Predicted 3D model of a 486-nucleotide part of an RNA (small-subunit ribosomal RNA, 3' major domain) from an uncultured bacterium.
Context: one part of a larger RNA
RNA sequence: UGACGGGGGCUCACACAAGCGGUGGAGCAUGUGGCUUAAUUCGAAGCAACGCGAAGAACCUUAUCCUGGGUUUGACAUGCACGGAUUAGGCCGUGGAAACACGGCCGACACUCUUGUAGUGGAACGUGCACAGGUGCUGCAUGGCUGUCGUCAGCUCGUGCUGUGAAGUGUCGGGUUAAGUCCCUUAACGAGCGAAACCCCUAUCAUUAGUUGCUACGUCCCCGCAAGGGGGCAGGACUCUAAUGAGACUGCCGGUGUUAAACCGGACGAAGGUGGGGAUGACGUCAAGUCCUCAUGGCCUUUAUGCCCAGGGCUGCACACGUGCUACAAUGGCGCGCACAGAACGAUGCAAGACCGCAAGGUGGAGCAAAUCGCUCAAAACGCGCCCCAGUUCGGAUAGUGGGCUGCAACCCGCCCACUUGAAGUCGGAAUCGCUAGUAAUCGCGGAUCAGCUACGCCGCGGUGAUAUGUUUCUGAGCAUGCACU
Numbered sequence: 001u002g003a004c005g006g007g008g009g010c011u012c013a014c015a016c017a018a019g020c021g022g023u024g025g026a027g028c029a030u031g032u033g034g035c036u037u038a039a040u041u042c043g044a045a046g047c048a049a050c051g052c053g054a055a056g057a058a059c060c061u062u063a064u065c066c067u068g069g070g071u072u073u074g075a076c077a078u079g080c081a082c083g084g085a086u087u088a089g090g091c092c093g094u095g096g097a098a099a100c101a102c103g104g105c106c107g108a109c110a111c112u113c114u115u116g117u118a119g120u121g122g123a124a125c126g127u128g129c130a131c132a133g134g135u136g137c138u139g140c141a142u143g144g145c146u147g148u149c150g151u152c153a154g155c156u157c158g159u160g161c162u163g164u165g166a167a168g169u170g171u172c173g174g175g176u177u178a179a180g181u182c183c184c185u186u187a188a189c190g191a192g193c194g195a196a197a198c199c200c201c202u203a204u205c206a207u208u209a210g211u212u213g214c215u216a217c218g219u220c221c222c223c224g225c226a227a228g229g230g231g232g233c234a235g236g237a238c239u240c241u242a243a244u245g246a247g248a249c250u251g252c253c254g255g256u257g258u259u260a261a262a263c264c265g266g267a268c269g270a271a272g273g274u275g276g277g278g279a280u281g282a283c284g285u286c287a288a289g290u291c292c293u294c295a296u297g298g299c300c301u302u303u304a305u306g307c308c309c310a311g312g313g314c315u316g317c318a319c320a321c322g323u324g325c326u327a328c329a330a331u332g333g334c335g336c337g338c339a340c341a342g343a344a345c346g347a348u349g350c351a352a353g354a355c356c357g358c359a360a361g362g363u364g365g366a367g368c369a370a371a372u373c374g375c376u377c378a379a380a381a382c383g384c385g386c387c388c389c390a391g392u393u394c395g396g397a398u399a400g401u402g403g404g405c406u407g408c409a410a411c412c413c414g415c416c417c418a419c420u421u422g423a424a425g426u427c428g429g430a431a432u433c434g435c436u437a438g439u440a441a442u443c444g445c446g447g448a449u450c451a452g453c454u455a456c457g458c459c460g461c462g463g464u465g466a467u468a469u470g471u472u473u474c475u476g477a478g479c480a481u482g483c484a485c486u
Base pairs, nucleotide, nucleotide: 002485004482007481009479010478011477012476013475015471016470019435020434021433022432023431026326027325028324029323030322031321032320033319034317035316042053043052065312066311067310068309069308070307071306074131078130079129080128081127082126083125089106090105091104092103093102094101095100109121110120111119112118113116133301134300136299137298138297142295143294144290145289146288147286149284154193155192156191157190158189159188160169161168162167173184174183175182199278200277201276202275204246205245206244207243208242209241210240214235215234218233219232220231221230222229223228249272252266253265254264255263256262328428332387333386334385335384336383337382345374346373349368350367354363355362356361394425399420400419401418402417403416404415405414441464442463443462444461445460446459447458
């Protein structure tokens, strides 16, 4: 100087407390361990591995992971030498599961000239040689990228000063802050990386603009007894869209404070003290993760650890764990009626109306490269009715049968629909997780990947909408302090 303490001090954080909702028990989904296997490819391992790489494993993907077959200048790049044939490409036959092997047919680039059964060249093919290739090893040789402490408030430098020196000071102390934020004091004075600000979205207003969006006023037409509804003209008011600007700064008032920084209360205001959310991650730590994105040193391999193909496996199941979904019901289930979103996406695409089917879906195709058309009926909510506390009109696993869709192909191993079947489960031990506001909880909608889908995952979007407001303790972090370690 650090690290460390089951030392004490100060401060903070869903850390605890106060609550709300879960997990741990059940069934299923998914990942992992283990076991099994010809193979169950590989990586990730406390927090910070385990719905993770994988934003899509039937074939492909896919990784010789396994079995079998084939191939050796190679699936791919560049170069050299030689060769001969009318070569790229297409088709046929035989063997084969295919890849592939063998044989045959058709066919075709540029230039030159003597216009041909010619020559030369490029590309292609064959042979040979250099080489290619490797998701083989080493993340403890590396780059790049990433996680983590942590969006925590820290980490440093120049000059000066102190000390023999390592080093200290500054960065400490008194206040204050979300903050090494700011003020005061001060052998320090300044500065840098961080914090903050600058950037994006959102909350209010103004200006500009008015189609595909809007409809208050005016006017016309249609339906209706009426309230009202629909359409046209018209309009820019309103909503909205999207560009520019305004607005919030402790600016104002009172109190507290050291006359400071600031804090408390109030006013104004759409918004008040960082308004809310996002992006943004200092010096460094963990020889953290990744040689299976990519790049790359070294090593290994080269008729194989490369390449091609078929089938299987990655989906295997006495079990254990993680993360989720659905429930155990009456704040509910079922039936009927009836409202109200936002944000995405659409051309080998989204697909209205219509018709067929109980349904999944099918037929058909208007419209739409989309503020115009479609996906698109949002669902919880609300109204009425049934159920009457039961393993039930709860719950839906499992299983049978019949269908639908995608795709060359759903046996291993897809999703969906209908009928039947109806299991465990009556709120979960020890323990443990998330969360402070439009948050938790709850309800649906969309997107990426994608032929289809094992999505209950992930990433977004809106609807309804709570409880608590303290710092004694546990955990973690920051600051200064102490010392038996360095």